The RNA shown here (transfer RNA) has 73 nucleotides and comes from a Minisyncoccota bacterium. The source organism's lineage runs through Bacteria, Bacillati and Minisyncoccota. It matches the Rfam family "tRNA". Its family is annotated with triplet codon-amino acid adaptor activity in the Gene Ontology. RNAcentral holds the sequence, with entries from ENA. The prediction has a mean pLDDT of 84.
RNA sequence: GGGCCGUUAGCUCAGUUGGUAGAGCAUCCGCAUGGCAUGCGGGAGGUCGCCGGUUCGAGUCCGGCACGGUCCA
Numbered sequence: 001g002g003g004c005c006g007u008u009a010g011c012u013c014a015g016u017u018g019g020u021a022g023a024g025c026a027u028c029c030g031c032a033u034g035g036c037a038u039g040c041g042g043g044a045g046g047u048c049g050c051c052g053g054u055u056c057g058a059g060u061c062c063g064g065c066a067c068g069g070u071c072c073a
Base pairs, nucleotide, nucleotide: 001072002071003070004069005068006067007066010025011024012023013022019056027043028042029041030040031039049065050064051063052062053061
């Protein structure tokens, strides 16, 4: 220098064909217990890496850039 993959909640990751973003764990509240743990119910938490483009509409498609991984030279 070039190819490929990844970047989404505090962490680990889903999100197939573009249609208003989710799970598990963690955290908070409640129930249950004499109390703790386990368990059950509920809540909060996201400029979807950044900048543009296409579209009525983009996490998803296109371009550039950044960071990480991997391969080639």